[in-house]
Context: one part of a larger RNA
RNA sequence: CUGCGUUGAAGGAACUCGGCAAAUUGCCCUCGUAACUUCGGGAUAAGAGGGCCCGGCCUUUGGGCAACCAUUGGCCGGGGGCACAAAAUUGGGGGUAGCGACUGUUUACUAAAAACAUAGGGCUCUGCGAAGUCGCAAGACGACGUAUAGGGUCUGACGCCUGCCCGGUGCUGGAAGGUUAAGAGGAGAGGUGCAAGCUUUGAAUCGAAGCCCCAGUAAACGGCGGCCGUAACUAUAACGGUCCUAAGGUAGCGAAAUUCCUUGUCGGGUAAGUUCCGACCUGCACGAAUGGCGUAACGACUUCCCCACUGUCUCCAACGCAGACUCA
Numbered sequence: 001c002u003g004c005g006u007u008g009a010a011g012g013a014a015c016u017c018g019g020c021a022a023a024u025u026g027c028c029c030u031c032g033u034a035a036c037u038u039c040g041g042g043a044u045a046a047g048a049g050g051g052c053c054c055g056g057c058c059u060u061u062g063g064g065c066a067a068c069c070a071u072u073g074g075c076c077g078g079g080g081g082c083a084c085a086a087a088a089u090u091g092g093g094g095g096u097a098g099c100g101a102c103u104g105u106u107u108a109c110u111a112a113a114a115a116c117a118u119a120g121g122g123c124u125c126u127g128c129g130a131a132g133u134c135g136c137a138a139g140a141c142g143a144c145g146u147a148u149a150g151g152g153u154c155u156g157a158c159g160c161c162u163g164c165c166c167g168g169u170g171c172u173g174g175a176a177g178g179u180u181a182a183g184a185g186g187a188g189a190g191g192u193g194c195a196a197g198c199u200u201u202g203a204a205u206c207g208a209a210g211c212c213c214c215a216g217u218a219a220a221c222g223g224c225g226g227c228c229g230u231a232a233c234u235a236u237a238a239c240g241g242u243c244c245u246a247a248g249g250u251a252g253c254g255a256a257a258u259u260c261c262u263u264g265u266c267g268g269g270u271a272a273g274u275u276c277c278g279a280c281c282u283g284c285a286c287g288a289a290u291g292g293c294g295u296a297a298c299g300a301c302u303u304c305c306c307c308a309c310u311g312u313c314u315c316c317a318a319c320g321c322a323g324a325c326u327c328a
Base pairs, nucleotide, nucleotide: 001323002322003321004320005319006318007317008316010314011313014312019309027051028050029049030048031047036041038157052079053078054077055076056075057074058073061070062069063068080084092307093306094305095304097302098301099299100298104116105115120155121154122153123152124151125150126149132141133140134139158294159293160292161291163224164223165222168221169220170217171216172215173214174213177212178211179210183206184205188201189200190199191198192197225243226242227241228240229239252286253283264280265279266278267277268276
C1' cells in the first nucleotide's frame, strides 16, 4: 500500500451524478395510530412504555382423600450489572410527484424496467367436413369443442369518458353501364393451285372475376387549417369578413417520460434550488382503445424533500486477519 473486518473526539450528507456503501431500526406484550380509500385497506402507519433476579399477598385451571404438585393472571416491595428481546437470528421511518392497476414474466453470460403478460373492454372472422394452422396428399390440430364456442387483431384493473372527418388506402355490399383474357364468331384479305382444295391472317358481335363506378364502414390504416379587421385608456377579441378542406382538435390535460427558444413567468420549499411541487398557456411538435384524464392498494422502478442515523465527508487514525514488501 491492497483486501476483508472492528472502533472512533467534534460536526452530521458539508461526500457524491445520486446517502452508493455503512450505520440506525429489528422480537414479544400494553397503549396509541393521520391523509386518503375501491370501505377490504392504509397499518408493524407514525409514536410511547415495559421485558433480568428475589420476596410477599391475592387469583385461574388440572390432578390428589389430604399434605401437596403443576399452572393462569394481577398488585406491592426489594436486589445486582456498563448493558436484562444481555449472544445469534431479527423492518429505519415519513411526505411529494411520474409511470405501470395489482401477483406474475423477460434480455441463460453488462438492461428486471415505465418493456411483456394480465383480468376487463372493443372490432372482426367462423353454422361445423367451421374459420384458422401444418402437410404434395392421405391425414392431423382446432375439438372427442359448437357462437356463453373457436381463430385474428387492438386496448389493458377500476371510475368519468371516448368528439369531428369515409376525400385517399383497406374491408364489406351492390350491380345498370364502361373496360376486359382464353374462347365463340366469322365479314373480309393474302399465298398456292386450271380447279376442287390446302394454308396464313382476320373486322364486327358474344365472352368472367378484377378495375372504373355506386354505397357503407374509423375501438379499420389514418387525418383533425390559414389570413385580415373589430369593444369609450391600453391590451385582448365574445363578433365580422375572406380563402381552402373529407373534416378543421371537442372533453380533459398541458414548459409534460412530450416545450426548441428555456434556467419561460409567478408562487412554495433553501441563506443560496438548470432538479422538485403548485399555477399560468405563447401546446416549436398533447389529446381521446397507436386510448384521454383521474385513481385506493402494490413496486429490488424513477424524481424531490424531511426525521433518525452514521468515517460518505471535514480528515483521517488505531487495531485484528490475509496478502504485498524485506531477510532467510
Model confidence (mean pLDDT): 88 of 100. Large-subunit ribosomal RNA, domain IV from uncultured Rhodospirillales bacterium HF4000_24M03, 328 nucleotides, folded computationally. The organism belongs to Rhodospirillales, within Bacteria.